c-di-GMP-I riboswitch aptamer from Anaerobranca gottschalkii DSM 13577, 84 nucleotides, folded computationally. The source organism's lineage runs through Bacteria, Bacillati, Clostridia, Proteinivoracaceae and Anaerobranca gottschalkii.
[in-house]
RNA sequence: UAAGUAAAUAGGCACACUUGCUGAAAAGCAAGGUCGCAAAGCUAUAGGGCCUAAGGUUUUAUACUACGGCAGCCAGUUGCAUCA
Numbered sequence: 001u002a003a004g005u006a007a008a009u010a011g012g013c014a015c016a017c018u019u020g021c022u023g024a025a026a027a028g029c030a031a032g033g034u035c036g037c038a039a040a041g042c043u044a045u046a047g048g049g050c051c052u053a054a055g056g057u058u059u060u061a062u063a064c065u066a067c068g069g070c071a072g073c074c075a076g077u078u079g080c081a082u083c084a
């Protein structure tokens, strides 16, 4: 230095749920909350996968469709500490 990951130090984030706001929805933002996380930091036109379907299409169906979303799905990328 790289990979890996115990212990410890300094810390960090905030699932579900509740309230308010935005949105057609998925979902997001803020406050509370604290399930958990060694990246639960960042990236959605680098890639895969998933969700929604306003609008559009249509065989008018519970169908198809993203330039709408999800990073706490995999992933890319950056980073704290450091035994074996």
Stems, first nucleotide, its partner, number of pairs: 004082002012037002017032006035072001041077003047074002049070003055065003